A computed fold for a 346-nucleotide part of an RNA from an uncultured prokaryote, annotated as small-subunit ribosomal RNA, central domain.
The RNAcentral record of the full RNA draws on ENA.
The prediction has a mean pLDDT of 83.
Context: one part of a larger RNA
RNA sequence: CUGGGCGUAAAGCGUUCGUAGGCGGUCUGUUAAGCAAGAUGUGAAAGCCCCGGGCUCAACCUGGGAACUGCAUUUUGAACUGGCAAACUAGAGUAUAGGAGAGGAAGAUGGAAUUCCCGGUGUAGCGGUGAAAUGCGUAGAUAUCGGGAGGAACACCAGUGGCGAAGGCGAUUUUCUGGACUAUAACUGACGCUGAGGCGCGAAAGUGUGGGGAGCAAACAGGAUUAGAUACCCUGGUGGUCCACACCCUAAACGAUGGAUACUUUGACGGGUAUCGACCCCUGUGGUGCAGGAGCUAACGCAUUAAGUAUCCCGCCUGGGGAGUACGGUCGCAAGGCUGAAACUC
Numbered sequence: 001c002u003g004g005g006c007g008u009a010a011a012g013c014g015u016u017c018g019u020a021g022g023c024g025g026u027c028u029g030u031u032a033a034g035c036a037a038g039a040u041g042u043g044a045a046a047g048c049c050c051c052g053g054g055c056u057c058a059a060c061c062u063g064g065g066a067a068c069u070g071c072a073u074u075u076u077g078a079a080c081u082g083g084c085a086a087a088c089u090a091g092a093g094u095a096u097a098g099g100a101g102a103g104g105a106a107g108a109u110g111g112a113a114u115u116c117c118c119g120g121u122g123u124a125g126c127g128g129u130g131a132a133a134u135g136c137g138u139a140g141a142u143a144u145c146g147g148g149a150g151g152a153a154c155a156c157c158a159g160u161g162g163c164g165a166a167g168g169c170g171a172u173u174u175u176c177u178g179g180a181c182u183a184u185a186a187c188u189g190a191c192g193c194u195g196a197g198g199c200g201c202g203a204a205a206g207u208g209u210g211g212g213g214a215g216c217a218a219a220c221a222g223g224a225u226u227a228g229a230u231a232c233c234c235u236g237g238u239g240g241u242c243c244a245c246a247c248c249c250u251a252a253a254c255g256a257u258g259g260a261u262a263c264u265u266u267g268a269c270g271g272g273u274a275u276c277g278a279c280c281c282c283u284g285u286g287g288u289g290c291a292g293g294a295g296c297u298a299a300c301g302c303a304u305u306a307a308g309u310a311u312c313c314c315g316c317c318u319g320g321g322g323a324g325u326a327c328g329g330u331c332g333c334a335a336g337g338c339u340g341a342a343a344c345u346c
Stems, first nucleotide, its partner, number of pairs: 004317003007300002012314001014201002017198001021194003025088002028085004033081002035077008049065006091191001092188003095184004103177007110154001115149007125136002162169002206247006215241002220236004258313006266291002269289001274283001295302002319346003328339004
């Protein structure tokens, strides 16, 4: 390089945007770079191959031919790819009119509950477990009523429901704001797809500075259990969990399934929107689940939301261990991240 792959065997970047690059709709004209045909020159000899000849044969030597699939120049062709010019509307986008939504940011507000504080009632237990004990309580606990403080989370609604690129998003309300969808088919006229590098976003844990701290709870302490118990269970409890700003950049970041486009039998059900409609039926579009057919698959299974049939672009894989380690580079305050071997061994 050719070839084979990536749901579960090794393998889809966590995810978006986007630079270079690669690829790219319909029609007409033109060009002739790619492409095709012809001609000319060249492609040394030897060798290989074919037909002959000479050593008794052969190896070997030798004559002729073919071949040298290439390169250059030139003539011609114009379907396809490319270039240029003009045009189109089915891709893409804009406009107008709509309805849906836990999409995002900031602010304000609310009720239930836990804890704590104050006061009332009230008396000997409470709590906890498999059973206990540590713990709390006559300095009046637990229980109950009233008042107050403070932080965090938002029961029911709630739904294989919705929104978001992913991470993720759930009380109410206000302001600001992103995207998708439906209808009309008015406008632009290929403006598109993908995307090495690159810029962003990115759960939890963790870090820095300053706040906050109700509950929960790594570490830690005590009580149990046990042969032991640095655990599981219990009583406590700090960091953390929360907020602001700044870092970190990893996850079974999963659909273990990259993105875009087109095509391809079906069924029942839930929900939304538009048109029509008394209702049902029917129709179109986008999304989201289930069952199952052809086909595919090693099987499991996937199956119009493909793992089917095709095209384009990117990423990645190449036996197990050593090892996501060492070294180097780079990023980070650190923790560590990214990149990423070899010896040796089976």